[in-house]
Small-subunit ribosomal RNA from a metagenome, 1451 nucleotides, folded computationally. Its mean pLDDT, the model's own confidence on a scale to 100, is 84. The sequence is in RNAcentral, with records from SILVA. Its Rfam family is "Bacterial small subunit ribosomal RNA".
RNA sequence: AGAGUUUGAUCCUGGCUCAGGAUGAACGCUGGCGGCGUGCCUAACACAUGCAAGUCGAGCGAUGAGGCCCCUUCGGGGGUACAUCAGCGGCGAACGGGUGAGUAACACGUAGGUGACCUACCCCGAAGACGGGGAUAACCACUGGAAACGGUGGCUAAUACCUGAUGUGCUCGGCGAUUCGGUUUGUCGAGUAAAGCUCCGGCGCUUCGGGAUGGGCCUGCGGCCUAUCAGCUAGUUGGUGGGGUAAUGGCCCACCAAGGCUACGACGGGUAGGGGGCGUGAGAGCGUGGCCCCCCACAAGGGCACUGAGACACGGGCCCUACUCCUACGGGAGGCAGCAGUGAGGAAUCUUGCGCAAUGGGCGAAAGCCUGACGCAGCGACGCCGCGUGGGCGAUGAAGGCCUUCGGGUCGUAAAGCCCUUUUCUGGGGGACGAGAAAGGACGGUACCCCAGGAAUAAGCCACGGCUAACUACGUGCCAGCAGCCGCGGUAAAACGUAGGUGGCGAGCGUUAUCCGGAUUUACUGGGCGUAAAGGGCGUCUAGGCGGACAGGUAAGUCGUGCGUGAAAGCUCCUGGCUCAACUGGGAGAGGCCGUACGAUACUGCCUGUCUUGAGGGUCGGAGAGGGAGGUGGAAUUCCCGGUGUAGCGGUGAAAUGCGUAGAGAUCGGGAGGAACACCAGUGGCGAAGGCGGCCUCCUGGCUGACACCUGACGCUGAAGCGCGAAAGCGUGGGGAGCGAACGGGAUUAGAUACCCCGGUAGUCCACGCCGUAAACGAUGCGGACUAGGUGUAGGGGGCCAUUGACCCCCUCUGUGCCGAAGCCAACGCGUUAAGUCCGCCGCCUGGGGACUACGGCCGCAAGGCUAAAACUCAAAGGAAUUGACGGGGGCCCGCACAAGCAGCGGAGCGUGUGGUUUAAUUCGAUGCAACGCGAAGAACCUUACCUGGGCUUGACAUGCGCGUGGUACCGAACCGAAAGGGGAGGGACCUUCGGGAGCGCGCACAGGUGCUGCAUGGCUGUCGUCAGCUCGUGCCGUGAGGUGUUGGGUUAAGUCCCGCAACGAGCGCAACCCCUGCCCCUAGUUACACGUGUCUAGGGGGACUGCCCGGGCAACUGGGAGGAAGGUGGGGAUGACGUCAAGUCAGCAUGGCCUUUAUGCCCAGGGCGACACACACGCUACAAUGGCCGGUACAAUGGGCAGCCAACCCGCGAGGGGGAGCGAAUCCCAAAAAGCCGGUCUCAGUUCGGAUUGGAGUCUGCAACUCGACUCCAUGAAGGCGGAGUUGCUAGUAACUGCCGGUCAGCCAUACGGCGGUGAAUACGUUCCCGGGCCUUGUACACACCGCCCGUCACGUCAUGGGAGUCGGCAACACCUGAAGCCGGUGACCCAACCGGCUUGCCCCUCUCAGGGCAUCAGGAUAAAAGGCCUGGUGUUCUGAAGGGGGCAA
Repeated sequence: AGAGUUUGAUCCUGGCUCAGGAUGAACGCUGGCGGCGUGCCUAACACAUGCAAGUCGAGCGAUGAGGCCCCUUCGGGGGUACAUCAGCGGCGAACGGGUGAGUAACACGUAGGUGACCUACCCCGAAGACGGGGAUAACCACUGGAAACGGUGGCUAAUACCUGAUGUGCUCGGCGAUUCGGUUUGUCGAGUAAAGCUCCGGCGCUUCGGGAUGGGCCUGCGGCCUAUCAGCUAGUUGGUGGGGUAAUGGCCCACCAAGGCUACGACGGGUAGGGGGCGUGAGAGCGUGGCCCCCCACAAGGGCACUGAGACACGGGCCCUACUCCUACGGGAGGCAGCAGUGAGGAAUCUUGCGCAAUGGGCGAAAGCCUGACGCAGCGACGCCGCGUGGGCGAUGAAGGCCUUCGGGUCGUAAAGCCCUUUUCUGGGGGACGAGAAAGGACGGUACCCCAGGAAUAAGCCACGGCUAACUACGUGCCAGCAGCCGCGGUAAAACGUAGGUGGCGAGCGUUAUCCGGAUUUACUGGGCGUAAAGGGCGUCUAGGCGGACAGGUAAGUCGUGCGUGAAAGCUCCUGGCUCAACUGGGAGAGGCCGUACGAUACUGCCUGUCUUGAGGGUCGGAGAGGGAGGUGGAAUUCCCGGUGUAGCGGUGAAAUGCGUAGAGAUCGGGAGGAACACCAGUGGCGAAGGCGGCCUCCUGGCUGACACCUGACGCUGAAGCGCGAAAGCGUGGGGAGCGAACGGGAUUAGAUACCCCGGUAGUCCACGCCGUAAACGAUGCGGACUAGGUGUAGGGGGCCAUUGACCCCCUCUGUGCCGAAGCCAACGCGUUAAGUCCGCCGCCUGGGGACUACGGCCGCAAGGCUAAAACUCAAAGGAAUUGACGGGGGCCCGCACAAGCAGCGGAGCGUGUGGUUUAAUUCGAUGCAACGCGAAGAACCUUACCUGGGCUUGACAUGCGCGUGGUACCGAACCGAAAGGGGAGGGACCUUCGGGAGCGCGCACAGGUGCUGCAUGGCUGUCGUCAGCUCGUGCCGUGAGGUGUUGGGUUAAGUCCCGCAACGAGCGCAACCCCUGCCCCUAGUUACACGUGUCUAGGGGGACUGCCCGGGCAACUGGGAGGAAGGUGGGGAUGACGUCAAGUCAGCAUGGCCUUUAUGCCCAGGGCGACACACACGCUACAAUGGCCGGUACAAUGGGCAGCCAACCCGCGAGGGGGAGCGAAUCCCAAAAAGCCGGUCUCAGUUCGGAUUGGAGUCUGCAACUCGACUCCAUGAAGGCGGAGUUGCUAGUAACUGCCGGUCAGCCAUACGGCGGUGAAUACGUUCCCGGGCCUUGUACACACCGCCCGUCACGUCAUGGGAGUCGGCAACACCUGAAGCCGGUGACCCAACCGGCUUGCCCCUCUCAGGGCAUCAGGAUAAAAGGCCUGGUGUUCUGAAGGGGGCAA
């Protein structure tokens, strides 16, 4: 740091995926040791059991077995130390520990504020502690209850409680000073404290001030998603007064006012504890908040207060609810989100351990007690770190495994073996630090050290197609399976499974999940919007953002410095401790958009002053289908009336429907009505866009030129908002000529809900009102600046010449086009009218489909519009360009391609092949062209591969090894058998170095297979196609695929040649070289009845090259001509480029793999390949007179011949037989050539055509002609009278007609095939069309390439989402009923010591007086009558309160 994946390939866009790191993990396989960490992420689900908060006897009473002391009436009593259960009292229990439910909040973080506050214990300071009093638990007695728990009476103590005194102080109140303020302070008045214990050291107590620590409250700033939540709010916002609190506050209440919040996102919904940090990342970021630390919140769910310095209190209380448990049914008990542990849930998370030794905490004067905080240990590879499973030597490269081309390779120095070591392990011995005076250690006989023993106790997991490091074999056969993406698997799978090998990591390795990264794929750093996703249809304007020149001020932004803070841990650096490391100690540093003070002033902001260039205005001109309204004109269509006039008109590719003898169309005249404005007219003008077109008038917007007169930044953009907005559509009312959705009819068609034709309603038109969309496009937002030009065009101004001139020419402003430098772009392209270079602002995009959709909201009369998802699904969807292919695209050009011709095929019979069918088998292959008289150039047996049956098993054939064999090998009569085969009388060898060999038999290896795969192959072949093409090197162009060359202009049969050209050359093809043939010559002469010039045969050479002439042309070349046997390639052949068709062939041969092995091999007999209702292909013969038949007669060439061709001659009607000459062949034979020619006959007829079929008789080949040969003769004489749609060949010695030869071969089903000669035409205007092909070009969504691609419905199944009469549930809000605990207020009842008052406690007097009461008077208020008061019941109204319940309403 990138890679894979869209394509045939390319570039780009873009998504998906991978390699990395991480984790509180889980799962699979595996597992030796140690250290340090870490371990319910789910059910804030429910919990058995134990433990987790107590302590103080130096606060108090009491109790007490035993100890000690004293006394003793020996019953016991007292005291003391100590101890103790519970109690009174004090402190603690608000800490520590857990959890993350709730909470979007001053909850948290950070920086501040508190003149608005509190703080037990601790520290400092000041002052003080004097006197008195009455109770109560424990306890005792009685008593209720199952229990929990009480009740009544009686006794008692205190550092419990109360009171008096003192008052440094403090609090409150009044007055004053101070302050912005409740701060501070002076003065006066009132009120207000205390506790004792003791080991005599001290510890406590009270009041006040201060400190320290901890907290409460307030504020700025910061940190989630959602606008398909846009408006929210009644204690709401503020005020006054009060209540409440430690304290501010609407926290609460009364009254008053009507405010407060919100696009900088209020309100609502969803989600969530926050931070230090942690993971990742280059960073910016993104994700996260487990362990540890800080803060918050919570303690079964909900509410509430009490106590207290502190709580609304996890292991306190009360109430409601749910749940669990106990119960004697009356009532009670409980709260592990403390530590362990259980159940449940879940993929998943530990011991009911040891210890208070250390650290820390509570109490205590202390000893000490308590402490599941904590320190340790245990369990779990859950993580990180470290160590080991041995080291060295060791090659016949052992055995074995795997592979193999059978040679070998590999595992592999790996093992064995020899030498060595001992971490670990086992055994034994020693043995800590951790403990701050001594003693005291849970961990722990642990760490560590020493000795001994012995390589001993210790390796797996994943992967191996590409990405990505690592390959073979076998099995499997789109099966089983794999898969992160692309994708593998359909018989040779490096992708599945196994094995060997290899790669990676290693006590781990893989998988899954999640996060970051890669992803500049949300782009601040760091992206885009002409065509890939993306510019709003257009304008106008608000908020907002941004803003010209000069100067001064200010210092908010900005920058600098100092100070404060940014806890610790963490992180980075330095350094130390455990053997190292992980881990951990010490030091330093980093870390904020923070606060504060001071400073700087370039830029921005703000304030002030000024300027004119931005913007606007003014004056004078100009152009225009700009908009609105009202008039008006002519042409044309249609309709109406009339005239003339007669049979058609109209319409189409062709028709028909339609109109017309009731007079159309045509033509003339008159009239009506609506709509649109020819020419001018232009790539011209105007407008913001939509859009605007006869002419005139009125009203009106904008643009532009000149001048530089005025204002003085007044500007740009613009979310919302508002307005405009083609066509269609909608509402109301008009109008309606033409046109014309729907609709009717006619055609077309397989159909034709279309295209074409005849009609035709809405609509198109007008007025008013809606709609608000579009390929509303330049698919390009608006404004400004800058950056070469050239050339048109429209409007204006200026200059020059000035005139025939409104000319031309030059400059300039504005608009509108084209071409283009630089630059940009993926390319196409853009290019002063930018898509260039920049600035400002707005809108929009983030893979394809789902979806311009659903739901919700807003708008609309409706149609519908605007806004706008998700589930699910795909590995792409795309843009531009490239090469092909294709097109019922274009251009140019070829070919018997069509056309023009000739002869056929398709109909008949027969032959052959094929399909099909049949069959025991009809062996197999070939299947459009390019299979089908093809493999077959010879199926009666053989061939032969098929079938039936009979047989053989080392085999019919090859090689090797072992053993055997002498009358052996071999020959072989009887006999059985269809044959193969069996059988054996008898006969009977060869070589030899004398061992044996060969042969034969048996056995083992192996042979054999026309069994499968031509989709594993070689070779060969077909086809496009004898088409003119196919490529390369270098250069050049292009980011690249690729292009150029090879295109273009000509020319050719040809990429043949010429010219041109960023190309220049070259290769494979074309042509030529080769063969045959046509003319001539030379050489040779077997053959020829004789002769051999010639012919001929064989060989060699010449000849033709556009060489010559004329025309055209630059040339290539072409038209014509001469000469010539032959002329522009003379004719024919051989020759087949790169490639295509997974074309054909495993059955010609070869060959990998697979299969088979008494058979899928081999032998044999018979059958089949020859079947036959059909269909097709290739042929033959015909249908006749250009003919048939008969007779006569003429002329070839290629070829073949010894197991052969076979002459003459004889026999037979003939096939043929006999015969035997000649010939291994220019000599002999096959051999006659046939059509032709001459003569005759037949006379149009199913015939003297035609010969199928059948009967009979023969010949020949052959072991054998039944299935199943050919030929001959006699007889028989079928279909057939020239062939539908369609289709084939051929352009000259060709077609056609005609015979001859050959191969294969015993014979032949050959009419086939390959050759040969003989006779010998017609036609080609031309390239529109059919087929095939070549070149250029164009479009493309095709690229297994049009036999392509691809769309929609339907049927079936599955999944997801929406709608759906409804129904059920959850949450929230509002209104109402009922309403617990509790608090506040009011009002009662009961209790009531200390306090107050009174009475009594002996009485009296004097003075003064209290609680409270009475009467009178006055003032204020209420009431209006029998008033008023009190009690009780009912009713109405009103306020606070959790949960549950109820009622109502609504959807």